[in-house]
């Protein structure tokens, strides 16, 4: 060139206009949830999915345990996690590197479809071998008893491998080696584990993302949590006034008068619906040095002010530059496909939108960059 | 915004490790003078997509997609 693997980054940028949503401050006036002006701030790596963990708030809660959830190699991080680093040990790739939900199947129940003799304290179908019987061309073949599992075949899987020996034939039946599995020493390592060596019985499948045991954990809901203030109408409670000797109401500035008027009128109480305030944005907060540490991280020290809406704002237009596709002209170059400069055009610039805050995970997605790895081509 | 469930044949539904069924629909024969009802036969499934675990996944687990209902 091509195909990949790791890691750390970016989310075009500037100007200018007009909008939008908070805050601060002038000034106005009819003093408000007004209006006008000005300064300054205004989305993300994921803001997503809501999958874990937590802060924070309300209910529930003597203590102890069952049941029910989770987690599961081993050390370390962290507020805490089913996240991180690091590490054993297993897959995976030719490699760089990646990925594991990675206790316990010699505590016990279960499961395994087809097929195939036989699927779990394994089995005997074809075959091999020994006896008896029958046939018989005396190799053999037919059929019964028994041994036996080396080969053949079924299957996802049939229970160690290789060789000698041994025997009718075979077979860990012996033997030697080499795999595994358990126990015992010793060595390294904090530990997972890891290497020596000895000794057994020669070998004990697999599934627990099947019930289960072990161990360790584990209250419930969640800003629609939750707190404050609260008009009118309607309901509750209380006291009061009234029912023809008339409380109150309606017209009207008053007063007469007139009409209405009785489960009514006032008051003062409790509850809090519409609504408003709060929760509400300085945090387990970012950047930067430094130190300690393999690294996650964590000490210290210095800097910074960084949205807060609530049917939900953060756009929208123009001009410059960057980048990137495509055309098209000019110059070089090269035999040539092409190639590098320059100019002009046309398009394009991804996923995706904060809702009470953080920590991780998962998912969607454009781009460029280092430093590796493999494979080809030239010199 | 939180929070619960649900995706299986055209439609409404069972199933829940071992060849996906049941109803009505739909086609085609019969029946009948014709249709209906009725008998038979018969097609139709990426079991919402991906990836795991396992010999073997609709069915067990994660992770994504679409609906539905709740809750001031």
């Nucleotide at each position: 060139c091509g195909a990949c693997g790791u890691g750390a980054c970016c989310a075009g940028g500037a100007g200018a206009u007009c909008g939008u949503c908070g805050g601060c401050g002038a000034u106005c006036c009819u003093c408000g949830a007004g209006a006008u002006c000005g300064c300054g701030g205004g989305a993300g790596g994921a803001a997503a999915g809501u999958c874990c963990g937590a802060g924070c708030u309300c209910c529930a809660c003597a203590g102890g345990g069952c049941a029910g959830g989770g987690u599961g190699c081993c050390g370390g991080g962290u507020a805490a996690c089913u996240c991180c680093c690091g590490g054993u040990c297993g897959g995976g790739g030719u490699g760089a590197c990646c990925c594991g939900g990675a206790g316990g199947a010699a505590a016990g129940u279960g499961c395994a479809a087809c097929a195939g003799a036989g699927a779990g304290c394994a089995g005997g179908g074809c075959g091999c071998c020994g006896c008896g019987a029958g046939g018989u061309u005396c190799a053999c073949c037919u059929u019964g008893c028994g041994g036996u599992a080396a080969g053949c075949g079924u299957g996802a899987a049939a229970g160690g491998g290789u060789g000698c020996g041994g025997u009718a034939a075979g077979a860990g039946c012996g033997c030697a080696c080499c795999g595994g599995c358990g126990c015992c020493a010793c060595c390294g390592g904090u530990a997972a584990c890891g290497g020596u060596g000895g000794c057994g019985g020669c070998c004990a499948g697999g599934c627990a993302a099947a019930c289960c045991c072990c161990a360790c954990u584990u209250g419930g809901a969640g800003c629609a949590a939750g707190a404050c203030c609260g008009a009118a109408u309607a309901g509750g409670g209380a006291a009061g006034c009234g029912u023809u000797c008339g409380a109150g109401g309606g017209c009207g500035g008053c007063c007469c008068g007139u009409c209405c008027g009785a489960u009514g009128c006032u008051u003062c109480c409790g509850g809090g619906u519409u609504g408003g305030u709060u929760g509400c944005u300085a945090g387990a907060g970012g950047c930067c040095g430094u130190c300690g540490g393999u690294a996650a991280c964590g000490g210290c020290g210095g800097u910074c002010g960084u949205a807060g809406a609530g049917g939900a704002a953060u756009g929208a237009u123009c001009u410059c530059c960057a980048c990137c596709u495509c055309c098209u002209c000019g110059c070089g170059g090269g035999c040539g496909a092409c190639c590098g400069c320059g100019g002009g055009g046309u398009g394009g610039c991804a996923c995706a939108g904060a809702a009470c805050u953080c920590g991780g995970c998962u998912u969607a997605c454009g781009g460029a960059c280092a430093c590796g790895u493999c494979g080809g081509g030239c010199c | 915004c939180c929070g619960a469930g649900u995706g299986u044949a055209g439609u409404g539904c069972a199933g829940u490790a071992g060849c996906a069924g049941c109803a009505c629909g739909c086609g085609c024969c019969g029946u009948u003078c014709g249709g209906g009802c009725c008998g038979g036969c018969g097609a139709a499934g990426u079991c919402g997509g991906a990836g795991g675990u396992g010999c073997a996944a609709u069915u067990c687990c994660u992770c994504c997609c679409a609906c539905u209902c709740g809750g001031a």